[in-house]
RNA sequence: AGAGUUUGAUCAUGGCUCAGGACGAACGCUGGCGGCGUGCUUUAUACAUGCAAGUCGAACGAUGAAGUUCCUUCGGGAAUGGAUUAGUGGCGAACGGGUGAGGAACACGUGAGAAACCUGCCUUUCAUUCUGGGAUAACACCGGGAAACCGGUGCUAAUACCGGAUACUCCGUCUUGGCGGCAUCGCCGAGCCGGGAAAAAAUUUUGAUGAAAGAUGGUCUCGCGGCCUAUCAGCUAGUUGGUGAGGUAAUGGCUCACCAAGGCGACGACGGGUAGCCGGCCUGAGAGGGCGACCGGCCACACUGGGACUGAGACACGGCCCAGACUCCUACGGGAGGCAGCAGUAGGGAAUAUUGGGCAAUGGGCGCAAGCCUGACCCAGCGACGCCGCGUGAGGGAUGAAGGUCUUCGGAUUGUAAACCUCUUUCAGUAGGGAAGAAGCGAAAGUGACGGUACCUGCAGAAGAAGCACCGGCUAACUAUGUGCCAGCAGCCGCGGUAAUACAUAGGGUGCAAGCGUUGUCCGGAUUUAUUGGGCGUAAAGAGUUCGUAGGCGGUUUCUCGCGUCGGAUGUGAAAACUCAGGGCUCAACCCUGAGCCUGCAUUCGAUACGGGGAAACUUGAGGACGGCAGGGGAGACUGGAACUCCUGGUGUAGCGGUGGAAUGCGCAGAUAUCAGGAAGAACACCAAUGGCGAAGGCAGGUCUCUGGGCCGAUUCUGACGCUGAGGAACGAAAGCGUGGGGAGCAAACAGGAUUAGAUACCCUGGUAGUCCACGCCGUAAACGAUGGACGCUAGGUGUGAGAGCCUUCCACGGUUCUCGCGACGCAGCAAACGCAUUAAGUGCCCCGCCUGGGGAGUACGAUCGCAAGAUUAAAACUCAAAGGAAUUGACGGGGCCCCGCACAAGCAGCGGAGCAUGCGGCUUAAUUCGACGCAACGCGAAGAACCUUACCAAGGCUUGACAUAUAGCGAAAAGUGGCAGAGAUGUCAUGUCCGCAAGGGCGCUAUACAGGUGGUGCAUGGUUGUCGUCAGCUCGUGUCGUGAGAUGUUGGGUUAAGUCCCGCAACGAGCGCAACCCUUGUCCAAUGUUGCCAACAUUCAGUUGGGGACUCAUUGGAGACCGCCGGGGUCAACUCGGAGGAAGGUGGGGAUGACGUCAAGUCCUCAUGCCCCUUAUGUCCAGGGCUGCAAACACGCUACAAUGGCCGAUACAAAGGGCUGCGAGCUCGCAAGAGUGAGCCAAUCCCAUAAAGUCGGUCUCAGUUCGGAUUGAAGUCUGCAACUCGACUUCAUGAAGCUGGAGUUGCUAGUAAUCCCGGAUCAGCACGCCGGGGUGAAUACGUUCCCGGGCCUUGUACACACCGCCCGUCACACCAUGGGAGUGGGUUUUACCAGAAGUAGUUAGUCUAACCGUAAGGGAGACGAUUACCACGGUAGGAUUCAUGACUGGGGUGAAGUCGUAACAAGGUAGCCGUA
Repeated sequence: AGAGUUUGAUCAUGGCUCAGGACGAACGCUGGCGGCGUGCUUUAUACAUGCAAGUCGAACGAUGAAGUUCCUUCGGGAAUGGAUUAGUGGCGAACGGGUGAGGAACACGUGAGAAACCUGCCUUUCAUUCUGGGAUAACACCGGGAAACCGGUGCUAAUACCGGAUACUCCGUCUUGGCGGCAUCGCCGAGCCGGGAAAAAAUUUUGAUGAAAGAUGGUCUCGCGGCCUAUCAGCUAGUUGGUGAGGUAAUGGCUCACCAAGGCGACGACGGGUAGCCGGCCUGAGAGGGCGACCGGCCACACUGGGACUGAGACACGGCCCAGACUCCUACGGGAGGCAGCAGUAGGGAAUAUUGGGCAAUGGGCGCAAGCCUGACCCAGCGACGCCGCGUGAGGGAUGAAGGUCUUCGGAUUGUAAACCUCUUUCAGUAGGGAAGAAGCGAAAGUGACGGUACCUGCAGAAGAAGCACCGGCUAACUAUGUGCCAGCAGCCGCGGUAAUACAUAGGGUGCAAGCGUUGUCCGGAUUUAUUGGGCGUAAAGAGUUCGUAGGCGGUUUCUCGCGUCGGAUGUGAAAACUCAGGGCUCAACCCUGAGCCUGCAUUCGAUACGGGGAAACUUGAGGACGGCAGGGGAGACUGGAACUCCUGGUGUAGCGGUGGAAUGCGCAGAUAUCAGGAAGAACACCAAUGGCGAAGGCAGGUCUCUGGGCCGAUUCUGACGCUGAGGAACGAAAGCGUGGGGAGCAAACAGGAUUAGAUACCCUGGUAGUCCACGCCGUAAACGAUGGACGCUAGGUGUGAGAGCCUUCCACGGUUCUCGCGACGCAGCAAACGCAUUAAGUGCCCCGCCUGGGGAGUACGAUCGCAAGAUUAAAACUCAAAGGAAUUGACGGGGCCCCGCACAAGCAGCGGAGCAUGCGGCUUAAUUCGACGCAACGCGAAGAACCUUACCAAGGCUUGACAUAUAGCGAAAAGUGGCAGAGAUGUCAUGUCCGCAAGGGCGCUAUACAGGUGGUGCAUGGUUGUCGUCAGCUCGUGUCGUGAGAUGUUGGGUUAAGUCCCGCAACGAGCGCAACCCUUGUCCAAUGUUGCCAACAUUCAGUUGGGGACUCAUUGGAGACCGCCGGGGUCAACUCGGAGGAAGGUGGGGAUGACGUCAAGUCCUCAUGCCCCUUAUGUCCAGGGCUGCAAACACGCUACAAUGGCCGAUACAAAGGGCUGCGAGCUCGCAAGAGUGAGCCAAUCCCAUAAAGUCGGUCUCAGUUCGGAUUGAAGUCUGCAACUCGACUUCAUGAAGCUGGAGUUGCUAGUAAUCCCGGAUCAGCACGCCGGGGUGAAUACGUUCCCGGGCCUUGUACACACCGCCCGUCACACCAUGGGAGUGGGUUUUACCAGAAGUAGUUAGUCUAACCGUAAGGGAGACGAUUACCACGGUAGGAUUCAUGACUGGGGUGAAGUCGUAACAAGGUAGCCGUA
């Protein structure tokens, strides 16, 4: 410090997620030792038991043990002694310890103030400590009660209580002097009146009282600071203030009486929610954000609520009273209790410890002290809960052991790891020694919980001590097996559907380590709330517009103040923490010492540039006055013509109207058309514009009246008067609402006609609200420049509207300069890009508004406004990992331009109808083997299924096998021949016997490895093939442009069959394709002539032979064609058009040749091959059957339907092939298929082999025929082991459908289509198929509008699996959260009223009473009772708010492949979208 994730890819926006650190943690697996810390975060739930606050006899009366002494009648008594104990009294119990419920507050923090206060014990100073009195506990006796406890009578003491004297520098009233301050006042004085003490010991001493100080602790007041919410906007009657009084330690509405009507609030009052606050802790570079366990400071609380008493201090955790809830005891009459002290228990919970030891230390209470008390504290125990440290051994050791895992079978790895050798002993164990912590107290002795602990020493032995997570990317670390969208994983992206580095296991590896992971929470990364440090044209985001309040900001100069600001000093900012330095535990954690820090607050001194306050001025900002100018700016009144419609009349006749085409509709009752006249309403053609005006919405015939704003020009005046603008106000299209008018045209709703699968639409015919006017509402729009307002600055040129100056000028023009508008370009700059660019989206400054992932949702609830419709404000649960922007490359479009192709058109012949053949689907079957499925499967694999083939079925056999290799062992047989059984395979019997000198070889048997598989996966593959398409495309290097994906080149203008070529151009070149090179064919030449040829010669008459090479032909090698020549066009180009010559003319014809790629296209059944599967079977052998099965359907063909023909006879002309298990002449036989015999030929020699259509002649005469030949019967031939299922052919007989074929659809542009035969492969036989050969031999093409396919460019896109795309809504089903809902049940709070415990204060006719006064009566004073006021719990009625729940109901979200349509994205097939009905 970043990374992953939206896309085919890119940039930017934007969210989600990860890597880090932390924790009072919990859970899972594991666990050796020690040190230091730390441990109920949940129910402030309830608590059994024990302990946690006592102490003082040197305050008091009483009690009086042990001991000692004396006496004794030995029973004991007396004295002394004072242990012990309850009570009176004093001090303490208000500290220490716990918890965080409440509380948003002077509660806390910080800094001030108290001249408005208190302070026991402690310290200092001064003074004093005199004199009297009356009671009462304990105790004794009596009584009540179960108990708790209580009552009565009697006695008694005090440092308990009370009176009096004295006293000041004390307090209060009044009088008064001096000084000071901060308003009330403070300090130092003087005078008059009231208030105080207690003893013990007898040596010091301690205590008490008054006063003044200090210290400590507390109380009150104030400034500032720190949570959320405006869907809480108004709150407040003791409320705000005053006067007086009361009360308090003290100020104060703290309380009361009276008076006034104030006080608080957008700088957020009041209300609601949440929360102890801080030092600090965690994180972060910091600014910040989160937290407030432990330790420390403060606050609050003590079962819940209320209250006071005592006291220096409490409204009191281990005190009291009352009320309530709960628990316990009870004799039922009454009582007792409060662990949020330490342990502990129950409950709750994911979860948190011992009913331990000790007062030795530190600290506290009491005491003169010894001492007593102390669950504070010090220690120990439990828990890996955290941090820190240590160990689980060290060195050597290769045959790289065994085992495990993987393997390409060679090996690799685990791995120096182990074994083995040498060594060490920390920790744990064991034995011995053994602290410091101790200061103090005490006359001395003595005194340590921890603890026989730390530490030291000895001993033995590698001995007792390693796990957890991860290994697809982020992110370090990979293989095997199992599983097969299952089981499972997952932080995000995502893995898993038979080869998973992602699941599970194993081996190996990586990381950390007595821990490791997971979960939760916080900060970080996140500049993702942006002060540091973000944005708003299109990504989320500028309010519809203007005016304007508060607020914020603000021109120039001078003076002044010193508020902000800056500097110095002082006080404070507790300690701990943190940082640095040093030190102590062996180190560290931990602890100690010092320094820094504590960024703050307050006071004071100084500075005065800038901001600010005050004063004075200025003119440039702003505004006023004057003169002109333009304008659909606004309001009202009046008025005009054209058009539409309607009415009247005329002319006139059968249609009009409307559409893609129609129909509804109108019309013989006279329409439409046309002429004339009239009526009514609405809108204003041309001018007209990229133009004008207005704040926006918006504004258009003309005239008049009223009126707002702007611009220009030249002077002058005011003197900052300015800008923005939260709330607020006004204006605000259309639609809509209310009332009243108006209504020609248009036109939601509605009706009808069409279209359609449907058509509640688009189209047509009608038509009502509405549109118009007046008045009043509504307040929204894609109210858009998707761009808030104001003011500066920053290159230009150009068009246009308004005005002014200058030059020119008779005028009209024209030129130039300045200002203000409206446009289109363009530089810098900016921007993600698109783009903006003086009218900024540049660059500055000021102010306002708004945004923070998508959906839910601009929705719900609440509130405000509205007549309503609705508007404004505006969430959450839940859900997703994206949603969105700009640009790029493709693909696509019922987008555009250009071009091509038998693509259409023009033609010819077909298919689709019939019969048959072949193939396929389907059905059937024991099996009908398998594959191929739009083009690009279907006469395809198959160039040939009777057996074989054969892979299928049923049956019968074999198991190292039908076939291969190797090893080991055994054998002398095996093969062959013959017989028998059997459907055969096979079995069985007989016969028969190897080579080699040996090693060995061949053969057979046995055994083990293995063979074998047309079994699966073509979606694991190689190879090969099809297709787009023989279409003209597909790319690269360098350069350039762009942030980038990419672009350029390859686009453009021409041209071509062609990315073919030329020209131009930020491109220049190159590659694969095109073309050419290859084969064939067409012409000529040369060479060579056998088996080919024969003109001339000879010969037979058959090129047969001699001969010949002329010709044909064959073979080989050449020539020829290149837009080369001429002319026109064209950019003096490429090229194109025409012509000549030529056998051939513009790639001459045909073939081979198939770029980058697409289709997970086809093929595991050609072959090869990974993995999986079978192994007495999915292998192999055998005989039989099937692949041929047939209702109807499809595809490719054949034959026909006839006269351009059929039949009969005669007769002519090919090419290319094949032939030895072969082709087979000739002859004979047969009607024929063919048979017999067999010459020749391994082929330019012989054979297949007659070519047929054609030509000539005859016949048939338009019919189901002398067409057509299916089907069937009979008889045969051939092949073959065998023609039943299931071959071909022949002959005779039979003679079906069919008379040219619907929608639709195929081929073909010339030697082509059509038509006619011939040959070949396969093959024993079987060809209408396939492959080739030649014969005869056409028609048509205007042209590119349309269909199909393709190419280039461009455009739109929400597509990228790419339109067979994407995608919307209802309905149905399941689940989830949520709104409404008659209500119901709680919580909190509030108003009014009732009621009123304890207590305090007041009053008091009742009752009672020791101290003082009084000789006594009595008084004073007090207590009880009663009562008044306040008030807790409680009650009644109403309200507010919040939570839960609720039949039913509303929408929302998410789900597997459901249903219906097709709304959007392309012109999405009616452009889309916004507001409204």
Notes
This is a predicted structure of a 1477-nucleotide RNA (small-subunit ribosomal RNA) from an uncultured bacterium. RNAcentral holds the sequence, with entries from ENA and Greengenes. Rfam family: Bacterial small subunit ribosomal RNA. Gene Ontology terms of the family: structural constituent of ribosome and ribosome. Its mean pLDDT, the model's own confidence on a scale to 100, is 84.